[in-house]
RNA sequence: GACUCAUCAAGACCGGCUGAGGGAUUGGGCCCGACGAAGCCGGGGCAACCACCGUGCAGGAGUCUCGCGAACGCGAGACGCCGACCACGGAGCGGUGCCAACUCCCACGGACGCCGCGAGGCGAGCCGGAAGAUGAGUC
Numbered sequence: 001g002a003c004u005c006a007u008c009a010a011g012a013c014c015g016g017c018u019g020a021g022g023g024a025u026u027g028g029g030c031c032c033g034a035c036g037a038a039g040c041c042g043g044g045g046c047a048a049c050c051a052c053c054g055u056g057c058a059g060g061a062g063u064c065u066c067g068c069g070a071a072c073g074c075g076a077g078a079c080g081c082c083g084a085c086c087a088c089g090g091a092g093c094g095g096u097g098c099c100a101a102c103u104c105c106c107a108c109g110g111a112c113g114c115c116g117c118g119a120g121g122c123g124a125g126c127c128g129g130a131a132g133a134u135g136a137g138u139c
Stems, first nucleotide, its partner, number of pairs: 001139008013043005021032003026107004044099003049095002052090005059082002062079007103131001108128003112123004
């Protein structure tokens, strides 16, 4: 960097350095910012994707006992063991992530409402898509 899958209305800030921008990109809007932006450093926190622990579930092999059988074995029962996927719960040591505003909002399609004779325009946390972000996996 590409692809696939999942999630994105919840949650979580102080100090130091520095000094003018920032909210991904383009356009529009609306915000944040000298009561200090972005960045870097230190500390703190949030969350729970991966990893971890427990419980449950398919299943697997084993030991013992009993029954049947000529035998290979078959059946029943008991006992612990392992246990993918998935679900639920836990923990927060580890790998990431995150800590203004929904991913700040809109842009494309549809549904809805309003305006317009009409082409169409406008609105909006209704749905979907695109784009983006984060994680996990593959290349």
Predicted 3D model of a 139-nucleotide RNA (SAM riboswitch aptamer (S box leader)) from a Planctomycetota bacterium. The prediction has a mean pLDDT of 83. Taxonomically the source falls in Planctomycetota (Bacteria, Pseudomonadati). The sequence was found by an Rfam model in a public genome assembly.